[in-house]
RNA sequence: CGCUCAUCCAGAAGGAGGGAGGGUUUCUGGCCCGACGAUCUCCUGGCAACCGGCCCUCGGUGGGAUUCUCCCGUCGGACACGGUGCCAACUCCAGCCCCAACGGCGCACGCCUCGGGGGGAGAUGAGCG
Numbered sequence: 001c002g003c004u005c006a007u008c009c010a011g012a013a014g015g016a017g018g019g020a021g022g023g024u025u026u027c028u029g030g031c032c033c034g035a036c037g038a039u040c041u042c043c044u045g046g047c048a049a050c051c052g053g054c055c056c057u058c059g060g061u062g063g064g065a066u067u068c069u070c071c072c073g074u075c076g077g078a079c080a081c082g083g084u085g086c087c088a089a090c091u092c093c094a095g096c097c098c099c100a101a102c103g104g105c106g107c108a109c110g111c112c113u114c115g116g117g118g119g120g121a122g123a124u125g126a127g128c129g
Base pairs, nucleotide, nucleotide: 001129002128003127004126005125006124007123008122013044014043015042016041017040021033022032023031027095028094029093030092045087046086047085050083051082052081058076059075060074061073062072063071064070065069091121096118097117098116099115103112104111105110
């Protein structure tokens, strides 16, 4: 860098450095954050449970041995040791497609907004090349 799969409305901030833009591809529009110092870097703390692992004990299930207890696998739960990740706002929202309001325009078909779904792109993890 590419491919595949899973997840993305929950959760979690203090200090120091630094000094102007930022909201992790770009662009456009909207809406926010930011000299009461943002984005970013470091330290500390925390959140979560994707992957690996130990232990615990409970339950489901499959197999084996033996016998009235064990062993192995698997699923769920628990833990948070290790590898990541994350700690403003749904991935901040929209852009493309579909559905579609008791709301608006038109009032014949229909169009638009709110709302819902999908796609694309992206992020993170795991696996592969």